[in-house]
């Protein structure tokens, strides 16, 4: 000085003039009043006011509500390993695998021996598959020439039998060579066979076993058997481990104010006990009838979907369920002190957590931060909080600042 990698940090800046808004403080006027206040307008003073993504609404919570709380099934989610965290589908670290000279970087990381199912087209065959070319003639069969012996002979040749070696066919061996493909049942070399193949040796790869050794663990490494080796996709369905109630601040809470309510629908004339009553009885006690209770049993509702389980209302015109109607939709809160934020020190490889110390840093309520003007210089991009907090993904001008690799030239 070039490339590149991994992080923090900033997000136009200063000034004037005017104007929005929260909170304290202080003054002025109205209102209502139980005379303590309360609440409306408005002025001054002090102070504070939208992000790194505030966006997606993907996950995970906090907090509110379902009276409480469970078991199981479907259903969805995640997937090496150990940490971290209120918790994650997130952060750190390692491990495998791939990328990259490298610093790094990326992840469909459990299981294809539980089944199912799919790998187009080409190509003989795409998973215990299979010969298109080709390669073999050893064994088998057939037919052809050549030759030897026997028989016959019309002396041309025939039969039968036997050799040695060729050729050609059949049926058969072969998957080593070649072709096709994204993949074709280990890879290199020797033997060996008819040709051939792990068909057998010797290294190697994988696989499986036994075994030592690191490391918490995922896993790495060493030695030794041994068949010799039956793809590949689960971000196919599936199976295994794990984990998961729902709805959501328009959640809920109060206060004020106004109303009007009516149809329909379903379930015991059950047991017991106390008490009143009447009636019978000399009495004890027997019927019958209300009332309160408890019980069984039935009907209706809550508990994301189902099923057990539980509870809560009702059981004589109720709970609850549904149809027509009416009346409100007005104001306070929730709302902002937080799993906050900044500094230091310690513990850890990191993420983080702990001690000390400091500091309040938006809460609007149809929605508060604008407009003008002067000057700088990085020339302003992406883009507004609406109960709040930890990620993740998307979008983005530009600046500044630390670490770490390569390459180059100089000392």
């Nucleotide at each position: 000085g070039g490339a590149g990698u991994g992080g923090g940090c900033c997000a136009g800046a200063c000034g004037a003039u005017c104007g929005c808004u929260g909170c304290g403080g202080u003054g002025g006027g109205g209102a209502g009043u139980u005379c303590g206040c309360u609440u409306c307008c408005u002025g001054c003073c002090g102070u504070g006011g939208a992000g790194g993504a505030a966006a997606g609404u993907c996950c995970g919570g906090g907090c509110u509500u379902c009276a409480c709380a469970g078991g199981a099934c479907a259903c969805g989610g995640u997937g090496g390993u150990g940490g971290g965290u209120a918790a994650c589908g997130c952060c750190c670290a390692c491990c495998g695998u791939c990328c990259g000279c490298a610093a790094g970087g990326a992840c469909c990381g459990g299981g294809a021996c539980a089944g199912u199912g799919c790998c187009a087209c080409a190509g003989a065959a795409a998973g215990u598959a299979u010969a298109c070319c080709g390669c073999c003639a050893a064994a088998c069969g057939u037919c052809g020439g050549u030759u030897c012996g026997a028989g016959g002979u019309u002396c041309g040749c025939u039969u039968c039998g036997g050799a040695a070696a060729c050729g050609a066919c059949g049926a058969g061996g072969u998957a080593a060579g070649g072709g096709u493909g994204a993949a074709a049942c280990g890879g290199u070399g020797c033997g060996g066979u008819a040709a051939g193949a792990g068909c057998g040796c010797a290294c190697c790869a994988g696989c499986g076993g036994a075994u030592c050794g690191g490391g918490u663990g995922a896993c790495c490494g060493g030695u030794u058997c041994g068949g010799c080796u039956c793809g590949g996709c689960a971000a196919a369905c599936c199976c295994c481990a794990c984990c998961g109630g729902a709805a959501g601040c328009a959640a809920g809470a109060c206060c004020a104010a106004g109303c009007a309510g009516g149809g329909c629908g379903c379930a015991g004339u059950u047991c017991g006990u106390u008490g009143c009553g009447c009636u019978g009885g000399a009495a004890a006690c027997a019927g019958c009838g209300c009332c309160a209770c408890g019980g069984c049993g039935c009907g209706a509702g809550g508990c994301g979907g189902u099923c057990c389980g539980u509870c809560u209302c009702g059981u004589c015109c109720a709970c609850c369920g549904u149809c027509c109607g009416g009346g409100u939709a007005g104001g306070u809160u929730g709302c902002a002190c937080g799993a906050g934020c900044c500094g230091u020190c310690g513990a850890g490889c990191a993420a983080u957590c702990g001690g000390c110390g400091g500091c309040c840093c938006a809460g609007a309520g149809a929605a508060a931060u604008g407009a003008u003007c002067g000057u700088c210089c990085a020339c302003g991009a992406c883009a507004a909080a609406a109960c709040c907090c930890g990620g993740c993904u998307u979008a983005u001008c530009g600046g500044c600042u630390c670490g770490c690799u390569c390459c180059g030239c100089u000392u």
Molecule: Bacterial RNase P class A
Organism: Schlesneria sp.